[in-house]
Context: one part of a larger RNA
Molecule: small-subunit ribosomal RNA, 3' major domain
Organism: metagenome
RNA sequence: UGACGGGGGCCCGCACAAGCGGUGGAGCAUGUGGUUUAAUUCGAAGCAACGCGAAGAACCUUACCAAGUCUUGACAUCCCUCUGAAUGGAGUAGAAAUACAGCAGGCUCGAAAGAGACAGAGGAGACAGGUGGUGCAUGGUUGUCGUCAGCUCGUGUCGUGAGAUGUUGGGUUAAGUCCCGCAACGAGCGCAACCCUUAUCGUUAGUAGCCAGCAAGAGAGAUGGGAACUCUAAUGAGACUGCCGGGGAGAACUCGGAGGAAGGUGGGGAUGACGUCAAAUCAUCAUGCCCCUUAUGAUUUGGGCUACACACGUGCUACAAUGGCUGAGACAAAGGGAAGCGAAGUCGAGAGAUGGAGCAAAGCCGAAAAAACCAGUCCCAGUUCGGAUUGCAGUCUGCAACUCGAGUGCAUGAAGAUGGAAUCGCUAGUAAUCGCAGAUCAGCAUGCUGCGGUGAAUACGUUCCCGGGCCUUGUACA
Numbered sequence: 001u002g003a004c005g006g007g008g009g010c011c012c013g014c015a016c017a018a019g020c021g022g023u024g025g026a027g028c029a030u031g032u033g034g035u036u037u038a039a040u041u042c043g044a045a046g047c048a049a050c051g052c053g054a055a056g057a058a059c060c061u062u063a064c065c066a067a068g069u070c071u072u073g074a075c076a077u078c079c080c081u082c083u084g085a086a087u088g089g090a091g092u093a094g095a096a097a098u099a100c101a102g103c104a105g106g107c108u109c110g111a112a113a114g115a116g117a118c119a120g121a122g123g124a125g126a127c128a129g130g131u132g133g134u135g136c137a138u139g140g141u142u143g144u145c146g147u148c149a150g151c152u153c154g155u156g157u158c159g160u161g162a163g164a165u166g167u168u169g170g171g172u173u174a175a176g177u178c179c180c181g182c183a184a185c186g187a188g189c190g191c192a193a194c195c196c197u198u199a200u201c202g203u204u205a206g207u208a209g210c211c212a213g214c215a216a217g218a219g220a221g222a223u224g225g226g227a228a229c230u231c232u233a234a235u236g237a238g239a240c241u242g243c244c245g246g247g248g249a250g251a252a253c254u255c256g257g258a259g260g261a262a263g264g265u266g267g268g269g270a271u272g273a274c275g276u277c278a279a280a281u282c283a284u285c286a287u288g289c290c291c292c293u294u295a296u297g298a299u300u301u302g303g304g305c306u307a308c309a310c311a312c313g314u315g316c317u318a319c320a321a322u323g324g325c326u327g328a329g330a331c332a333a334a335g336g337g338a339a340g341c342g343a344a345g346u347c348g349a350g351a352g353a354u355g356g357a358g359c360a361a362a363g364c365c366g367a368a369a370a371a372a373c374c375a376g377u378c379c380c381a382g383u384u385c386g387g388a389u390u391g392c393a394g395u396c397u398g399c400a401a402c403u404c405g406a407g408u409g410c411a412u413g414a415a416g417a418u419g420g421a422a423u424c425g426c427u428a429g430u431a432a433u434c435g436c437a438g439a440u441c442a443g444c445a446u447g448c449u450g451c452g453g454u455g456a457a458u459a460c461g462u463u464c465c466c467g468g469g470c471c472u473u474g475u476a477c478a
Base pairs, nucleotide, nucleotide: 001478002477003475004474005473007472008471009470010469011468012467013466015462016461019426020425021424022423023422026317027316028315029314030313031312032311033310034308035307042053043052064303065302066301067300068299069298070297073127077126078125079123080122081121082120083119084118087104088103091100092099093098108117109116129292130291132290133289134288138286139285140281141280142279143277145275150189151188152187153186154185155184156165157164158163169180170179171178195269196268197267198266200237201236202235203234204233205232206231210226211225214224215223240263243257244256245255246254247253319419323378324377325376326375327374336365337364340359341358345354346353347352385416390411391410392409393408395406396405432454433453434452435451436450437449438448
C1' cells in the first nucleotide's frame, strides 16, 4: 500500500422487511448428471453450467458407431499428356457410393497457322485435408463483479524510502454529481449530456390511410367530394429546479406549490472505466507448437445423438365454481408474404382437400385476437375438474415419418384435492393473467425474441441475512 475481521461509523441495492404470485409434491416437455450402449459426437460446471452453443438431430445437418469404398484425394495452386466441350436420359451389378459397357447431343472464346484462355479426363509429385491435442502458448469475441462509482496521470509539496497528497474533511447527489474548505493546481478514462424510442402540440404533406360537414346511395368511405379529425413521416416547439414560498452557509441542494401532456435523470433502450476470475471459447473464425497422412483425411448406406432402475435444473398443464361446457356477439398492437401469403365459393364431422381472385403489399392475404361482456347449463363429486396413457381410423410435409414428425376424429380417462425442509421473481401500466406475431424452418416449440388486451397489493423502516461503495481501526496474510 492492499486484502481480511463473527472491529467501528456513514450509505445504497426486491438485500431484508411489507405484500402478490410461484418453484419444491402430480403428469408431461426440455436440458444435465448417472447408468446403459457398437455409438449414445463434442463443449458449458457455484453465483456467472444445466429450454446453455442448438434461431428448430427422420435422411442431410453430424462432428459418433457398424458395414461398403477412395488414396494428389470431396476442396486449392503449380507441371505434363490427351480431348473439345459441357451436358442429358436410359442399361447391367450394387443398400448406395461406385464399377462396367455404350447411346444421344454438341464441336466453346480469342487469334484467324500455331500459341493462349476456358472446361473435361488421365498422370507425376510438391502438397491438400484434419470438428485431432493444447483456451495453462495466442488473436478476436464473450460472461462476471456492475451501469457499481470508481480508476489514474502531469507538475508541485511532504517522506531516507516503499509511498502520501490531489481522490481526505463539512454538506449534497442516482453519480469522484455539485458547492464550500484545504499543499495543492490542473487533466484523462468512467458519471451525466449528445443517439433511438415513447408521452403533448405546431407546421408541411394527403395516398393505398381518414370521413366532421355536403351530395348521392338498398348496404358498405363503396362513390362524388373534403383536408377538418385519426394516422403516416419529415421538420420544429416543449422540461431548464425556468417561476413562487419554506429550509440551508446570500452555496450546492432539498421540501412544498403553481402552470403544464409531462417535474425535478418524465418512462424504456443502446451505451459497460482501470481491472478481477491462468473465467469461457483452438467446435464460428484466425493462429504458434505437437500429432495423423492408403488415415485421426474423403465418400456412401444404415444406425446413433430420441436409450432409461434413478437424481437435479428450467418450464407447460392442472388440481376447479373468480370455474368447466354450449350459444351469441365486441375491442388490439407489432411483425411476415413470391420456389411466397393464399381470399370468396365447393366438399368433409375435423385435420384437411379443391379452387384460384387479389397482393413484391398503409392496397391483397395469413387474420379467428383471447381473456372480458351477455344468455343457458353443471351443483362440489376424482365430477360435464384434469388431461397423461393406450386402441382404431383418416390428414399434411417430405425420396422416405419403423427406429424418430406434427396435427384430426371416435373411444380410453392415469396421477393430481394447492404441495415438507427449503427456495425464486416482482415497486406500476410493474406483478399476475389473456391471446397475437416473428426468426430458425420442407415439416416440427410448452423454448426464445417481440407485440398489445385486462390490470393489482405493499414498502413502517434499515435491527438482522446477502452483495456493494466511502472513511477509520487491528495485523495470523501478500